[in-house]
Context: one part of a larger RNA
RNA sequence: UUGGGUUUAAAGGGUGCGUAGGCGGCCCGUUAAGUCCGGGGUGAAAGCCCGCUGCUCAACAGCGGAACUGCCCUGGAUACUGACGGGCUUGAGUACAGACGAGGUUGGCGGAAUGGACUGAGUAGCGGUGAAAUGCAUAGAUACAGUCCAGAACCCCGAUUGCGAAGGCAGCUGACUAGGCUGUUACUGACGCUGAGGCACGAAAGCGUGGGGAGCGAACAGGAUUAGAUACCCUGGUAGUCCACGCCGUAAACGAUGGAUACUCGCUGCGAGCUAAAGAUUGUUCGUGGCUUAGGGAAACCGAUAAGUAUCCCACCUGGGGAGUACGCCGGCAACGGUGAAACUC
Numbered sequence: 001u002u003g004g005g006u007u008u009a010a011a012g013g014g015u016g017c018g019u020a021g022g023c024g025g026c027c028c029g030u031u032a033a034g035u036c037c038g039g040g041g042u043g044a045a046a047g048c049c050c051g052c053u054g055c056u057c058a059a060c061a062g063c064g065g066a067a068c069u070g071c072c073c074u075g076g077a078u079a080c081u082g083a084c085g086g087g088c089u090u091g092a093g094u095a096c097a098g099a100c101g102a103g104g105u106u107g108g109c110g111g112a113a114u115g116g117a118c119u120g121a122g123u124a125g126c127g128g129u130g131a132a133a134u135g136c137a138u139a140g141a142u143a144c145a146g147u148c149c150a151g152a153a154c155c156c157c158g159a160u161u162g163c164g165a166a167g168g169c170a171g172c173u174g175a176c177u178a179g180g181c182u183g184u185u186a187c188u189g190a191c192g193c194u195g196a197g198g199c200a201c202g203a204a205a206g207c208g209u210g211g212g213g214a215g216c217g218a219a220c221a222g223g224a225u226u227a228g229a230u231a232c233c234c235u236g237g238u239a240g241u242c243c244a245c246g247c248c249g250u251a252a253a254c255g256a257u258g259g260a261u262a263c264u265c266g267c268u269g270c271g272a273g274c275u276a277a278a279g280a281u282u283g284u285u286c287g288u289g290g291c292u293u294a295g296g297g298a299a300a301c302c303g304a305u306a307a308g309u310a311u312c313c314c315a316c317c318u319g320g321g322g323a324g325u326a327c328g329c330c331g332g333c334a335a336c337g338g339u340g341a342a343a344c345u346c
């Protein structure tokens, strides 16, 4: 490279927007670039292939033929692709109406719990464990009541529930804002799909500056356990966890399953709408679960939310280790991230 693959064997980019490019609905016309047919020119010789012949055979050689799948010129064909022109509405979008949701940003408010301060009342323990000890407590703790302060998180509802592109989103409420869905079929008229680069977003931890700090808690200290115990358990506890702004750009970023479109047997839940029937409940669209037919699969399993049947585009894989390492380059304040080998070895 051809080919084969990517749920779990190596392999789907963390996610979106989108540039170039690739691909692209129905009808008519023009053109004839691709495509197809005819004719002409060229495609050196040798070699390869076929036939005949010469060395006793063969290798080797000679002669003839075919071939040289290509390129150029020219005449024609027009189904498909392209180009140009015209039209269409089913793809896509818009408008209007309606309901929906922890979608996002920013403010206000609330109660429970926890910790602390003070007051009251009260006395000898509390706490913790497998058992203990460290620790706290007669300078009055723990338990109880009252008042006040602080920070963080929002019990029940709560659910294979809902929303979001992903990360993710949950007390109540206001403002601003985004979205899909359903219905009407009014408008535009292919405006579409994918998307190398690029740009944006991106949990936690971590970093910078400033704030905040109740609880929890890497590091650290002590107490236990143990042969030891740099752990598991206990008592403390700093960074951090929280807020603002700016970085970082990773993850088992998972459905370990890229996106889009079409097609392919049924049963049964849940969510948001529309709808038929007036009585015993239907149809339809979108989303989200369970079981399954055909089919697929190495199997587990998947099965209209496909891992089935097809098409288009992107990404990625090619034995294990060395190694996501080294070097170089790019990014970053740093931590580190991206790209990413080889020797050697089995």
Stems, first nucleotide, its partner, number of pairs: 004317003007300002012314001014201004021194003025088007033081002035077008049065006091191001092188003095184004100179001103177007110154001114150007125136002162169002206247006215241002220236004258313006266291009295302002319346003328339004